[in-house]
RNA sequence: GAGCGUUUAGCUCAGCGGGAGAGCGUUUCCUUCACACGGAAAAGGUCAUUGGUUCAAUCCCAAUAACGCUCACCA
Numbered sequence: 001g002a003g004c005g006u007u008u009a010g011c012u013c014a015g016c017g018g019g020a021g022a023g024c025g026u027u028u029c030c031u032u033c034a035c036a037c038g039g040a041a042a043a044g045g046u047c048a049u050u051g052g053u054u055c056a057a058u059c060c061c062a063a064u065a066a067c068g069c070u071c072a073c074c075a
Base pairs, nucleotide, nucleotide: 001071002070003069004068005067006066007065010024011023012022013021018055026042027041028040029039030038048064049063050062051061052060
């Protein structure tokens, strides 16, 4: 320098045009003498950023950024 992939809750990830979700974690309550386990409930997200397509975008397109992988540079 070229190509490809990933970016969604604190962490690991699903979702892939019309309701933003799961598990773990956090908080509160119940249970217990207390803790743990178990049960119930709640909070937590500008879906990397910008622009575009569309009636409508986490999802499609482009650019940019971060991270990762592959290839090239020579005789």
Description: A computed fold for a 75-nucleotide RNA from a Bacilli bacterium, annotated as transfer RNA. RNAcentral holds the sequence, with entries from ENA. Its mean pLDDT, the model's own confidence on a scale to 100, is 82. Its Rfam family is "tRNA". Rfam classes the family as a transfer RNA.